[in-house]
Context: one part of a larger RNA
């Protein structure tokens, strides 16, 4: 220049009571407003202690600050089932031997790493100031080993099934949500109506177990089955794979519904206690009703129809059998008993905590998806929950 411009999207504040040396900005309350396919939850990548608490206020905070993701002290992240590591391969790396190269080195077999994919199994409810599918409570389930009964052809880096998959569409079965009525508790107008009218809750109903149902698809043009044979699957096979006989109706898939789990917990609310800024908080105690229609997903069912660009592999599980072993070992069931390690798990995650030199109007992957109206995730207004964007 100038105490000028600016203080970061115009979503908004008022009042009251607190604490403080001081309150427009902290804490409580009471109303206002704004988000509500989001500016609400949960989960990756990234951060790395930014999480609780207690204390402080130089500096950081586009103003103040008693406040803080600022300082300083403590504390805080519990797992057989989540998720990784371990087993598997994909693009791709990297490669014993090889091949080619003046040297470096380059390609590659065998193999050997490589998830963003395959591969075992967990769920409700409690709880803390801060973890929780990990603690506790109840209630499963998978594995590996041992041991006992009983049964028996068991054996693999090999064969064979299996796993094992593209879009789009239309529909049946269903099912969460959700609506609405019954049933339960609690409140209710000084002026008509009280058999009324308003408020609240009715949830876990889980995993898992037991059954095998609706749909679906194969089937009398003859299926599951039995029997036999076979130059096939590198050798072998009882297995798959083909042939043919006989027989004559089921056979695969398969969600949900039901019942145990659950005489428990849960639950609106009542009560007793401490504490309170009188508004509430925190324990413990006791606790009603807990139904039934009804709408129907993008969710569930290895399905179905059409399309062309023709839509992943290996372990894994089942099954065969070579060697081999066959009194044993090995395998099956069934019961009981042991053992499951390592890392991660605080908080943020459409954002003041990440990437953007900032508390920066940008950027950022997946999942949930209530009510009115609507074709709808649009678009108005709200629920739950969240903020009023530091002058």
């Nucleotide at each position: 220049g100038a105490g000028u411009a600016a203080c970061g999207u115009u979503a908004a504040a008022a009042c009251g009571g607190g604490u403080g040396a001081a309150a427009a900005a902290c804490c409580c309350g009471u109303u206002c407003g704004c988000c509500g396919a989001a500016a609400g939850u949960c989960c990756c990548a990234g951060g790395u202690u930014u999480c609780c608490u207690g204390u402080g206020c130089a500096a950081u905070g586009u103003u103040a600050a008693u406040c803080a993701u600022c300082g300083c002290a403590g504390g805080g992240u519990u797992a057989g089932u989540c998720g990784a590591u371990u087993c598997c391969u994909a693009a791709g790396g990297c490669g014993a031997g090889g091949c080619c190269g003046a040297a470096a080195g380059g390609c590659g077999u065998a193999g050997u790493c490589g998830a963003u994919g395959g591969a075992a199994a967990a769920c409700g409810g409690g709880u803390u100031a801060a973890u929780a599918u990990u603690c506790c409570c109840g209630u499963a389930c998978c594995u590996u080993c041992g041991c006992a009964u009983g049964a028996u052809g068991c054996g693999a880096u090999g064969g064979g099934g299996u796993g094992a998959c593209g879009g789009a569409g239309a529909g049946u079965g269903c099912u969460g949500c959700c609506u609405u009525g019954u049933c339960c508790g609690g409140g209710u107008g000084u002026u008509g109506g009280a058999a009324g009218u308003c408020c609240c809750g009715g949830u876990u109903c889980a995993a898992g177990c037991u059954g095998g149902u609706a749909g679906u698809u194969c089937a009398u043009u003859g299926a599951u089955g039995u029997u036999u044979c076979c130059a096939g699957g590198u050798a072998a096979a009882u297995c798959c794979g083909g042939a043919a006989a006989c027989g004559g109706a089921g056979a695969a898939u398969g969600a949900g519904a039901a019942g145990c789990g659950a005489c428990a917990a849960c639950g609106a609310c009542c009560g007793c206690u401490u504490u309170u800024u009188c508004g509430g908080a925190a324990g413990c105690g006791g606790g009603a009703a807990g139904c039934a229609a009804g709408u129907g997903a993008c969710g569930c069912a290895c399905g179905c129809u059409c399309c062309c660009a023709a839509g992943a592999a290996a372990a894994g599980c089942c099954u065969c059998u070579a060697a081999g072993c066959u009194u044993c070992a090995g395998u099956c069931a069934u019961g009981c008993g042991a053992g499951g390690a390592u890392c991660g798990u605080a908080c943020c995650g459409c954002a003041a905590a990440c990437c953007g030199a900032c508390a920066c109007u940008g950027g950022u992957g997946g999942a949930c998806a209530g009510g009115a109206a609507g074709a709808a995730u649009a678009u108005u207004c709200c629920a739950a929950g969240g903020c009023g964007c530091u002058u």
Predicted 3D model of a 391-nucleotide part of an RNA (large-subunit ribosomal RNA, domain III) from Halisarca caerulea. RNAcentral holds the full RNA, with entries from SILVA. Rfam family: Bacterial large subunit ribosomal RNA. Rfam links the family to the GO terms structural constituent of ribosome and ribosome.